Source information:
c-di-GMP-I riboswitch aptamer from Methylotenera sp. UBA6020, 84 nucleotides, folded computationally. It matches the Rfam family "c-di-GMP-I riboswitch aptamer". Rfam describes the family as follows. GEMM was predicted in a large-scale screen for bacterial structured RNA regulatory elements. Its mean pLDDT, the model's own confidence on a scale to 100, is 87.
RNA sequence: AGUUGUAAAGGGCAAAUUUACCGAAAGGUAAAGACGCAAAAUUACCGGUCUACGGGCUUAUGCCACGACAGCGGGAUUGCCAUC
Numbered sequence: 001a002g003u004u005g006u007a008a009a010g011g012g013c014a015a016a017u018u019u020a021c022c023g024a025a026a027g028g029u030a031a032a033g034a035c036g037c038a039a040a041a042u043u044a045c046c047g048g049u050c051u052a053c054g055g056g057c058u059u060a061u062g063c064c065a066c067g068a069c070a071g072c073g074g075g076a077u078u079g080c081c082a083u084c
Base pairs, nucleotide, nucleotide: 002084004082005081012037013036017032018031019030020029021028022027035071041077042076043075045074046073047072048069049068050067055064056063057062
């Protein structure tokens, strides 16, 4: 510097759900809680998904992200232990 994650050590994160707050919503934050996770760390770059108050388009129905999701997949960056 790279490969791999069978076992171990010390640890880490925290799904559903509940409560409070923020938000139009999706969703987020905090606490409780653990389904799981070796990147379940960071990043909306690519694809995808969700939302549509305001705004734009539309005769209308409706459509559109500039709002979100990193625990949907890929990419990029960083990293613990063990291993070869």